The part of an RNA shown here (small-subunit ribosomal RNA, 5' domain) has 496 nucleotides and comes from uncultured bacterium S17sBac19. Rfam family: Bacterial small subunit ribosomal RNA. The prediction has a mean pLDDT of 90.
Context: one part of a larger RNA
RNA sequence: AGUGAACGCUGGCGGCGUGCUUAACACAUGCAAGUCGAGGGGCAGCAGGCUCCAUCUUCGGAUGGGGUGCUGGCGACCGGCGGACGGGUGAGUAACACGUAGCUACUUGCCCCACAGUGGGGGAUAACCCGGGGAAACCCGGGCUAAUACCGCAUACACCCGAGAGGGGAAAGGCCGUAAGGCUGCUGUGGGAUAGGGCUGCGGCGUAUCAGCUAGUUGGUAGGGUAACGGCCUACCAAGACUAUGACGCGUAGCUGGUCUGAGAGGAUGGUCAGCCACACUGGAACUGAGACACGGUCCAGACUCCUACGGGAGGCAGCAGUGGGGAAUAUUGCACAAUGGGGGAAACCCUGAUGCAGCAAUGCCGCGUGGAGGAAGACGGCCUUCGGGUUGUAAACUCCUUUUAUAUCCGAAGAUGAUGACGGUAGGAUAUGAAUAAGCACCGGCUAACUCCGUGCCAGCAGCCGCGGUAAUACGGAGGGUGCAAGCGUUACUC
Numbered sequence: 001a002g003u004g005a006a007c008g009c010u011g012g013c014g015g016c017g018u019g020c021u022u023a024a025c026a027c028a029u030g031c032a033a034g035u036c037g038a039g040g041g042g043c044a045g046c047a048g049g050c051u052c053c054a055u056c057u058u059c060g061g062a063u064g065g066g067g068u069g070c071u072g073g074c075g076a077c078c079g080g081c082g083g084a085c086g087g088g089u090g091a092g093u094a095a096c097a098c099g100u101a102g103c104u105a106c107u108u109g110c111c112c113c114a115c116a117g118u119g120g121g122g123g124a125u126a127a128c129c130c131g132g133g134g135a136a137a138c139c140c141g142g143g144c145u146a147a148u149a150c151c152g153c154a155u156a157c158a159c160c161c162g163a164g165a166g167g168g169g170a171a172a173g174g175c176c177g178u179a180a181g182g183c184u185g186c187u188g189u190g191g192g193a194u195a196g197g198g199c200u201g202c203g204g205c206g207u208a209u210c211a212g213c214u215a216g217u218u219g220g221u222a223g224g225g226u227a228a229c230g231g232c233c234u235a236c237c238a239a240g241a242c243u244a245u246g247a248c249g250c251g252u253a254g255c256u257g258g259u260c261u262g263a264g265a266g267g268a269u270g271g272u273c274a275g276c277c278a279c280a281c282u283g284g285a286a287c288u289g290a291g292a293c294a295c296g297g298u299c300c301a302g303a304c305u306c307c308u309a310c311g312g313g314a315g316g317c318a319g320c321a322g323u324g325g326g327g328a329a330u331a332u333u334g335c336a337c338a339a340u341g342g343g344g345g346a347a348a349c350c351c352u353g354a355u356g357c358a359g360c361a362a363u364g365c366c367g368c369g370u371g372g373a374g375g376a377a378g379a380c381g382g383c384c385u386u387c388g389g390g391u392u393g394u395a396a397a398c399u400c401c402u403u404u405u406a407u408a409u410c411c412g413a414a415g416a417u418g419a420u421g422a423c424g425g426u427a428g429g430a431u432a433u434g435a436a437u438a439a440g441c442a443c444c445g446g447c448u449a450a451c452u453c454c455g456u457g458c459c460a461g462c463a464g465c466c467g468c469g470g471u472a473a474u475a476c477g478g479a480g481g482g483u484g485c486a487a488g489c490g491u492u493a494c495u496c
Stems, first nucleotide, its partner, number of pairs: 001495003005492005012368006018361002020326001025324003029321003034081003039078002042074002046072003049068008088279003098203007106196002111192008119153001121151002128143006159168003173184004205251003212242001214240001217239008254276004258269004281302005304315004332358001334357003340354001341352004371401004381392004406433006415423001440485005445466003451480005461468002
């Protein structure tokens, strides 16, 4: 000098930051990923229309009931896109994980550009209906049906295989419009943009009281696999590969931009913010997909918790709040999608604990205030005293003044390009009242700024080091006085 701090005493206001460093311990409850009816069949609920019946009627109609997907819409279902982003955590990892500089044998949904195509068929299935099983979760059988769901055929010579001949390989419609047509999709190919995969040089830790290590191990051939190179995998062949420039082992640790310190060199550190990585109860696995081996998906195993009709099931806060526990210690079960951004949608719009805000905490930094001027009979009181006085001290009283803050009333934004403001009657402004509402903490032997009295008597105690205390203690305790900081001041811990 610094801190994500804690503890003690104290505490007026505002702005901007920051806030489980410990148990990657266990979690009640709510919310955190949906959306599209302009893909589809439909119609459970809501609203409307049409229609039938009943009641009432002022003869306009009203109320109630039934029917009808006709319309607005829409629970559930099929289908599309999104759920691989955003958000959390730091367990693991000493590694091409990260940083930096290169390389390429690769992929890239949505987006942009260019060219071409979008023809003609088919069979199913959920919802629904019927039946059955089960306590439940849910499951089974039969029947009907649609699509931008699924599958052939045609076309493609740009694509793929092949030396060539030749072979293989697509597609989906929807909305508006009387129509012409328009808009938007779909398919193929090439290019771009963006995002990623892979490889390599170099760099960043402790231990030799770890000295040898390795069998897919090192290389080759052939094949498999992958988007792609490769022992990545398999078979066969060879016997190699690494190592005191520290292999292998063990311990510790996410890495970086940065941050702290320091004149620098360096040392320490990696919380908030940003980039990358890894993880998602523990371990393993794949499926779907442009992308995952997938936090709020699936399957298996395990531990734990819960439900059960004992047959069987359900769950995963290292998302936002919140609870218990651990701990010296770390916040609200808040408001809003108004802004920024994200997903879906043609749009309206819906969703968004991302985000924007508010709440709590002197946890940090910065700013402001707790009044200003005058006022000596240097009052009273306190303390000291050589008893003369000194000091507290212009301090107070008192006089004049001001109104930041506060309180009360009124007005009231920007943030929003047309509409839309959670924050918020907030920030800010005006008026009124009145010094009114606002000072503590540590220290005073030397280091080190600041001294006396009383009490105590090696006791009680202090202490960072040196050291104080055994009867005059500037070192203990109190008081008066003083010094230093100040809404803080000290202590402890850690770093330079």